[in-house]
RNA sequence: UGCGCGGUAGAGCAGAGGUAGCUCGUUUGGCUCAUAACCAAAAGGUCGAUGGUUCGACUCCAUCCCGCGCCA
Numbered sequence: 001u002g003c004g005c006g007g008u009a010g011a012g013c014a015g016a017g018g019u020a021g022c023u024c025g026u027u028u029g030g031c032u033c034a035u036a037a038c039c040a041a042a043a044g045g046u047c048g049a050u051g052g053u054u055c056g057a058c059u060c061c062a063u064c065c066c067g068c069g070c071c072a
Base pairs, nucleotide, nucleotide: 002070003069004068005067006066007065010024011023012022013021018055026042027041028040029039030038048064049063050062051061052060
């Protein structure tokens, strides 16, 4: 080179054409003498990149980049 899998919030992961969510974490407030736990809320995403298809793409197609595995 070849084949397969993966890349989505700080971390781990869902989402497989119709305006992107869960858990943990972070922040703020509540509760408490206080801390943890618990309760409520919020912030945080160019969905690896660039093109294409489509009214519409995280999702489908092509190429490329990165990581893991297999064969040689």
Molecule: transfer RNA
Organism: Lachnospiraceae bacterium